[in-house]
Molecule: transfer RNA
Organism: Planctomycetota bacterium
RNA sequence: GCUCCGGUAGUUCAAUGGCCAGAACGCCGGGCUUUCAACUCGGAAAACCGGGUUCGAUUCCCGGUCGGAGCACCA
Numbered sequence: 001g002c003u004c005c006g007g008u009a010g011u012u013c014a015a016u017g018g019c020c021a022g023a024a025c026g027c028c029g030g031g032c033u034u035u036c037a038a039c040u041c042g043g044a045a046a047a048c049c050g051g052g053u054u055c056g057a058u059u060c061c062c063g064g065u066c067g068g069a070g071c072a073c074c075a
Stems, first nucleotide, its partner, number of pairs: 001071007010025004018055001027043005048064005
């Protein structure tokens, strides 16, 4: 340099062109317990950036950016 894959709560992962974007762990509060843990009930919390297509984009397309993999170069 080229090609491919990926970027979603604090973390690890889902799903979807249209419902309030879902789960686990973690976090906060309540219950239970002498207390803690466990268990249980409830709660807060997220689409990398810009543009395009569309009635509608987190999803599709383009560019950028970050991470990973492969290939090439390596005088």